[in-house]
RNA sequence: GGGCACAUAGCUCAGCCGGUUAGAGCGCUACGCUCACAUCGUAGAGGUCGCCCGUUCGAUUCGGGCUGUGCCCA
Numbered sequence: 001g002g003g004c005a006c007a008u009a010g011c012u013c014a015g016c017c018g019g020u021u022a023g024a025g026c027g028c029u030a031c032g033c034u035c036a037c038a039u040c041g042u043a044g045a046g047g048u049c050g051c052c053c054g055u056u057c058g059a060u061u062c063g064g065g066c067u068g069u070g071c072c073c074a
Stems, first nucleotide, its partner, number of pairs: 001073007010026004019057001028044005050066005
């Protein structure tokens, strides 16, 4: 220098053939349970869906660029 893949909650990830409220597990907070802790149950907080631009009535989802990470080639 060229190519491919990925970027979504604190962590690991799903969703992504466009559609109106963006989810799961773990973690965190509160309550219940217990003498207490753990487990378990209920509820809750937590997200500009990496950034910018474009297409569209509408973008986490499609297209382009950039940034970062990983792999391959040179």
Description
The RNA shown here (transfer RNA) has 74 nucleotides and comes from a Candidatus Omnitrophota bacterium. Its Rfam family is "tRNA". It is annotated as a transfer RNA. It was read from a public genome assembly. The coordinates come from a structure-prediction model, not an experiment, and the mean pLDDT is 81.